The prediction has a mean pLDDT of 84. The RNA shown here (c-di-GMP-I riboswitch aptamer) has 84 nucleotides and comes from a Nitrospirota bacterium. Lineage of the source: Bacteria > Pseudomonadati > Nitrospirota.

RNA sequence: ACCCCGAAAAGCCACACCCAGCGCAAGCUGGGGCCGGAAUGCCUCUACGGGUCCCGACAAGGUCGGGAUGGCCGGGCUGCCGAA
Numbered sequence: 001a002c003c004c005c006g007a008a009a010a011g012c013c014a015c016a017c018c019c020a021g022c023g024c025a026a027g028c029u030g031g032g033g034c035c036g037g038a039a040u041g042c043c044u045c046u047a048c049g050g051g052u053c054c055c056g057a058c059a060a061g062g063u064c065g066g067g068a069u070g071g072c073c074g075g076g077c078u079g080c081c082g083a084a
Stems, first nucleotide, its partner, number of pairs: 005082002012037002017032006035071001041077003048074003051069008
């Protein structure tokens, strides 16, 4: 140095909720807030796959199309620190 790992330290992000705005909606953006996280940084036209949610259509207990969710999961990429 790298891999595994996650004590300590320095920091980081920001669930729910509230306000304003956008959207048919799921939900998103900004501010406040702080449940938690260890990548809760980025990625689902930007590897890929699944789940869930919204809208529409239909032959309607499902299939298709479009959208949302990375703080739903598998996974991909990148990164701070360095005890056992």